[in-house]
Small-subunit ribosomal RNA, central domain from an uncultured bacterium, 346 nucleotides, folded computationally. The RNAcentral record of the full RNA draws on ENA. Its mean pLDDT, the model's own confidence on a scale to 100, is 89.
Context: one part of a larger RNA
RNA sequence: CUGGGCGUAAAGCGCACGUAGGCUGUUGCGUAAGUCAGGGGUGAAAGCCCACGGCUCAACCGUGGAACUGCCUUUGAUACUGCGCGACUUGAAUCCGGGAGAGGGUGGCGGAAUUCCAGGUGUAGGAGUGAAAUCCGUAGAUAUCUGGAGGAACACCAGUGGCGAAGGCGGCCACCUGGACCGGUAUUGACGCUGAGGUGCGAAAGCGUGGGGAGCAAACAGGAUUAGAUACCCUGGUAGUCCACGCUAUAAACGAUGGAUGCUGGAUGUCGGGGAGUAUUUUUCGGUGUCGCAGCUAACGCGUUAAGCAUCCCGCCUGGGGAGUACGGUCGCAAGGCUGAAACUC
Numbered sequence: 001c002u003g004g005g006c007g008u009a010a011a012g013c014g015c016a017c018g019u020a021g022g023c024u025g026u027u028g029c030g031u032a033a034g035u036c037a038g039g040g041g042u043g044a045a046a047g048c049c050c051a052c053g054g055c056u057c058a059a060c061c062g063u064g065g066a067a068c069u070g071c072c073u074u075u076g077a078u079a080c081u082g083c084g085c086g087a088c089u090u091g092a093a094u095c096c097g098g099g100a101g102a103g104g105g106u107g108g109c110g111g112a113a114u115u116c117c118a119g120g121u122g123u124a125g126g127a128g129u130g131a132a133a134u135c136c137g138u139a140g141a142u143a144u145c146u147g148g149a150g151g152a153a154c155a156c157c158a159g160u161g162g163c164g165a166a167g168g169c170g171g172c173c174a175c176c177u178g179g180a181c182c183g184g185u186a187u188u189g190a191c192g193c194u195g196a197g198g199u200g201c202g203a204a205a206g207c208g209u210g211g212g213g214a215g216c217a218a219a220c221a222g223g224a225u226u227a228g229a230u231a232c233c234c235u236g237g238u239a240g241u242c243c244a245c246g247c248u249a250u251a252a253a254c255g256a257u258g259g260a261u262g263c264u265g266g267a268u269g270u271c272g273g274g275g276a277g278u279a280u281u282u283u284u285c286g287g288u289g290u291c292g293c294a295g296c297u298a299a300c301g302c303g304u305u306a307a308g309c310a311u312c313c314c315g316c317c318u319g320g321g322g323a324g325u326a327c328g329g330u331c332g333c334a335a336g337g338c339u340g341a342a343a344c345u346c
Base pairs, nucleotide, nucleotide: 004317005316006315007300008299012314014201015200016199017198021194022193023192025088026087027086028085029084030083031082033081034080035077036076037075038074039073040072041071042070049065050064051063052062053061054060091191092188093187094186095184096183097182098181103177104176105175106174107173108172109171110154115149116148117147118146119145120144121143125136126135162169163168206247207246208245209244210243211242215241216240220236221235222234223233258313259312260311261310262309263308266291267290268289269288270287271286272285273284274283275282276281295302296301319346320345321344328339329338330337331336
């Protein structure tokens, strides 16, 4: 290389946009580069292969043939691919009219609760646990009422629900803004798919500067438990959690399932829209679930949201450990990320 694979055995990049490249709808004409057919030239000899022959055989040698799968040239063929020109509308995009949504950003507002502060009432407990103790409280706690401060998160609605490319998104209002969907078939006329590099986005933790800090809470301290207890339980408690700006770029970033297109029985629920119907209902498009035909699968299971049947493009895998380590490179303030071996060993 050929070949086999990637839900769970090794293997889908966390996600998107997009450069090069690869691939690319229907139809007509032209061309004849690829492709196919015929002819010619060349493809040294030796060797390999075949036949015959020479050494008594063989090795070895000789003669002839075949082969040399290639290249060049010429004459044709035109289905497919390419190229050129033209046409088309189903792919794609645009336009118009609609409704749905925790999609994103900014600003403002609201109530419940926790904590703290001030005051009133009130008196000996409170808190906590398996049981306790540390802890709080006669300097008046807990409880209860009134007022105030501040931060963070938004009960019910809430869904097997919705939106987003993924990460993710949930009180209310306003403004700015992205995408999808349905209907109309009005416009363009293949404008498409994928995507090495590249670029952007990317939970939590972490880092830098400056704010903020109610609750929670790594570290830490104390009390318990225990043989010990650097834990589980309890009382405290700092980073952090929050905001702005800038880094970091990881995850069981999971559907452990890359993207696109077409095809292949159904049943049932639900979300958004359209059509028919007075209504029960029914039909259609798009999403989201469950069960299941065929088929697939080692099995589990998947099954029109495929892990079925096919095509195109990308990524990745090749025994376990050593090791996601070392070295080098590159990125980062650092932590570290990305790339990524070998010896040795089983």

It matches the Rfam family "Bacterial small subunit ribosomal RNA".